[in-house]
């Protein structure tokens, strides 16, 4: 320093779902909630889902990091 996730130790996030607000939509922020997640920590580069707005061929912005690739940083332990 790498990689690895079986027993554990401390713990961590928070799906559906209600309520409030934003948003043209996808949604996304707060609180409640908990479906589950060893990176469900961060981060659109690829892709794939979806939403807008052209257009007739596909093209622009935008969402999804909890769709997969990828990148980067991290706790414990060492069967």
């Nucleotide at each position: 320093u790498u990689u690895c996730u079986a027993c554990a130790u401390g713990g961590g996030c928070a799906a559906a779902c209600c309520c409030g607000c934003c948003g043209c939509g996808a949604g996304g922020c707060g609180g409640g909630g908990a479906c589950g997640c060893a990176a469900a920590g961060c981060c659109u580069c690829c892709g794939g889902u979806c939403u807008u707005c052209a257009u007739c061929g596909u093209g622009a912005a935008g969402a999804u990091a909890g769709c997969g690739g990828g990148g980067u940083u991290g706790c414990c332990g060492g069967a």